């Protein structure tokens, strides 16, 4: 250098035809127990990787740029 594929909670990923951002694990507060665990009920945690652009409305679409993997020179 050129092609593809990733970037979403703390960590693994979801997310449909553009229309209110979620699972699970883990944290943390309660019940339970002498205590821990286990099991139960609740809650916190997000600038969707970054900057633009369409659009009434963007995680999603376009378009640059950073990381990251593959594959090709």
């Nucleotide at each position: 250098g050129g092609g593809c594929g990733a970037u979403u909670a703390g960590a693994u990923c979801a997310g449909u035809u553009g229309g209110u951002a979620g699972a699970u694990c883990g944290c943390c507060u309660c019940c339970u127990u002498c205590a821990c665990a286990c099991g139960g009920a609740g809650g916190a945690a997000g600038u969707c990787g970054u900057c633009g652009g369409u659009u009434c409305g963007a995680g999603u679409c376009c378009g640059g740029c950073a990381u990251c993997g593959c594959c090709c020179a």
A computed fold for a 73-nucleotide RNA from an Actinomycetales bacterium, annotated as transfer RNA. Rfam family: tRNA. Rfam links the family to the GO term triplet codon-amino acid adaptor activity. It is annotated as a transfer RNA. Model confidence (mean pLDDT): 82 of 100. RNAcentral records the identical sequence in 3 taxa.